RNAcentral holds the full RNA, with entries from ENA. Large-subunit ribosomal RNA, domain V from Chloropicon primus, 563 nucleotides, folded computationally.

[in-house]
Context: one part of a larger RNA
RNA sequence: UUAGUGCCUAGACGGGAAGACCCUGUGCUUCUUUACUAUAACCUUUCAUUGAAACCUGGUCUCUCUUGUGUAGAAUAAGUGGGAGAUAUCUUCUUCGGAAGAAAUCGCAAGUGAAAUACCACUCUGGAUUUACUGGGAAUCUUACCUUUUUAAGAAAAAGGGACAUUGGAUGGUGGGUAGUUUGACUGGGGUGGUCGCCUCCUAAAGUGUAACGGAGGUGUACGAAGGUAGGUUUGAUUGGAUUGGAAACCCUUUCUAAAGUGUAACGACAAAAACUUGCUUGACUGCGAGAUAGACAUAUCGAGCAGGGACGAAAGUCGGUCGUAGUGAUCCGGGAGUCCUUCGUGGAAAGGCUCUCGCUCAACGAAUCAAAGAAACGCCAGGGAUAACAGGCUAAUACCUCCCAAGAGUUCAUAUCGACGGAGUUGUUUGGCACCUCGAUGUUGAUUCAUUGCGUCCUGGAGGUGAAGAAGCUUCCAAGGGUUCGGCUGUUCGCCGAUUAAAGCAGUACGUGAGUUGAGUUCAGAACGUCGUGAGACAGUUCGGUUCCUAUCUAGCAUUAA
Numbered sequence: 001u002u003a004g005u006g007c008c009u010a011g012a013c014g015g016g017a018a019g020a021c022c023c024u025g026u027g028c029u030u031c032u033u034u035a036c037u038a039u040a041a042c043c044u045u046u047c048a049u050u051g052a053a054a055c056c057u058g059g060u061c062u063c064u065c066u067u068g069u070g071u072a073g074a075a076u077a078a079g080u081g082g083g084a085g086a087u088a089u090c091u092u093c094u095u096c097g098g099a100a101g102a103a104a105u106c107g108c109a110a111g112u113g114a115a116a117u118a119c120c121a122c123u124c125u126g127g128a129u130u131u132a133c134u135g136g137g138a139a140u141c142u143u144a145c146c147u148u149u150u151u152a153a154g155a156a157a158a159a160g161g162g163a164c165a166u167u168g169g170a171u172g173g174u175g176g177g178u179a180g181u182u183u184g185a186c187u188g189g190g191g192u193g194g195u196c197g198c199c200u201c202c203u204a205a206a207g208u209g210u211a212a213c214g215g216a217g218g219u220g221u222a223c224g225a226a227g228g229u230a231g232g233u234u235u236g237a238u239u240g241g242a243u244u245g246g247a248a249a250c251c252c253u254u255u256c257u258a259a260a261g262u263g264u265a266a267c268g269a270c271a272a273a274a275a276c277u278u279g280c281u282u283g284a285c286u287g288c289g290a291g292a293u294a295g296a297c298a299u300a301u302c303g304a305g306c307a308g309g310g311a312c313g314a315a316a317g318u319c320g321g322u323c324g325u326a327g328u329g330a331u332c333c334g335g336g337a338g339u340c341c342u343u344c345g346u347g348g349a350a351a352g353g354c355u356c357u358c359g360c361u362c363a364a365c366g367a368a369u370c371a372a373a374g375a376a377a378c379g380c381c382a383g384g385g386a387u388a389a390c391a392g393g394c395u396a397a398u399a400c401c402u403c404c405c406a407a408g409a410g411u412u413c414a415u416a417u418c419g420a421c422g423g424a425g426u427u428g429u430u431u432g433g434c435a436c437c438u439c440g441a442u443g444u445u446g447a448u449u450c451a452u453u454g455c456g457u458c459c460u461g462g463a464g465g466u467g468a469a470g471a472a473g474c475u476u477c478c479a480a481g482g483g484u485u486c487g488g489c490u491g492u493u494c495g496c497c498g499a500u501u502a503a504a505g506c507a508g509u510a511c512g513u514g515a516g517u518u519g520a521g522u523u524c525a526g527a528a529c530g531u532c533g534u535g536a537g538a539c540a541g542u543u544c545g546g547u548u549c550c551u552a553u554c555u556a557g558c559a560u561u562a563a
Stems, first nucleotide, its partner, number of pairs: 001563007010555003014550002022384004027380002029376004035181005041174003045170004051141002055137006064128003068124001075117001078123005085106003089102005145161005184196003193213001197219006220365001221263001222322002227281007235259001236256002240252002261270002264327001266325003285308004291302004297366001310319003333359007341352002391438001392436001393434003397431001399427001401425004408418002445520001446518003450512001451509005458483003461478006485499005526544004530539003
């Protein structure tokens, strides 16, 4: 060196299981509730099953009768109208409808009063009687119906209840008892917080456009004049001055020149003013619209000009809201007004269409429904290293370390030693940032065993300085050969304590090392406390308990045999 055999387990991001943690899915399941919507069940009312005879008490209608008091006035005037006569008794006549006469009463007249009475008609208010219909109440009955007894069972019978209950239909409630579902997105992981449409500026790189949980602000309107037109006017700040008069009133004056003002944010614009003001007015019009601009679309914006009928102006002309850019919401559904339209055999109607208009913090603002919250550590599935926790990587704010300057301390003296305010770096041991390999798995703290490397050296070795007399120190330089303890507490690393030691170093190695060990902690399922939550449940809060798999193929390593 090769081959064999036997060991060992450092590596093959070893094997095993499409990661259980985390996120995503308009996935699933189970559970909860004052999520939404249903529903079993229960309660209320009503109808049927459901009958009898009476009583009490309402309502409406019919018939007959009755009722009605201001004062004045014979007096108890219900209202209106007609109205000059009416009625009973007796006698005579009769065509039996009535006519005539006698005496009497009431009325007319007069009078009082707002209204005048006899008689007739129609009504009103309250009441009584009667007819018909229809409610309510409290009891009674028995034949429906129910229960019990008797019987082996049924029938029958008896007893008890009884038109109640039961059952069925309908109605209004209650209703996690049960069911079906919902419970947004963005996001330097997710959650918590914040935001979600529109307008203005910057970022924006001198056309337009342009992102971020970048930096600043506004908005969900206002106005019948703050609109239209014709005419007129110039603001604001400042210097000096004058009775009351002052920081600000009105007047004169100097200088600057748009700094003022525009309903409202900001930007742009504005003196032929778009600013301020006066007169007259309603174009804050109807039907349209060549042509452009922005936009994926949907839509949004600008617009000369034509017709109608107008406002203002002498006229030319201007006027289809406001100096411009925000002040907003598609479709469906429904309401209102109009209309030449359609009309289910025909004529109508209902209904629909068309034009105008109204109803959405549909604000998650291109709006999934008219209508919706949570828990899961008992959880499940599909996926993701598109995305977190470990480790690695990049970075180095933070951290550790080094250096520069040297105010000062050090009796004097910056630099023996310490070193403020500041400055420049190294390292990759801390806490972070990023999210680049790995989610069809790279096992996580500490201990143990075995280590190996660096040097910014704890001891041992060699030097310089010293505020080094010696001894003991302090500080700096060289140096990694070797060494660097045993215990108590805690799961602890760390730390504190005890006893030693020459010394009891700091770090890296997937916070070395679980196919070597352990499993106390963290981090499943059980249970409890405190706290939070209505609850299911939850808690970098606590507490007791809790399965640690792998027979070594290759590389590396060790031992041994043979050549």
The gene name in the source record is rnl. Its mean pLDDT, the model's own confidence on a scale to 100, is 83.